[in-house]
RNA sequence: CUCAUCGAGAGCGGGGGAGGGACAGGCCCUUAGAUCCCGCGGCAACCCUCACAGAAAUUGUGUGAGAAGGUGCCAAAUCCUUCAGAGUUGGAUUCUGACAGAUGAG
Repeated sequence: CUCAUCGAGAGCGGGGGAGGGACAGGCCCUUAGAUCCCGCGGCAACCCUCACAGAAAUUGUGUGAGAAGGUGCCAAAUCCUUCAGAGUUGGAUUCUGACAGAUGAG
């Protein structure tokens, strides 16, 4: 840089001791010990393994099953927002897209 996904799911113990949830605002978590680190456990199925399908020619696609391995994840929708368009509308609210971010594969 490109592509895909992001309203589902999954916590205990030990350490440590003050902020943390990316950024700003809001809202929330946190000395009844958070964030973080370690151990164990778990979730999920991106990579991966297997089976099947049809095209077709060994690779790619789709469907289903699995979880040994590589990542990832285990408060709250990516916690919410901003911008553009559209619908409904009394305030407001819903949907789609864009931006930003996270993860995976290349």
Model confidence (mean pLDDT): 81 of 100. SAM riboswitch aptamer (S box leader) from a marine sediment metagenome, 106 nucleotides, folded computationally. The model forms 97% of the base pairs in the Rfam consensus. The sequence is in RNAcentral, with records from MGnify.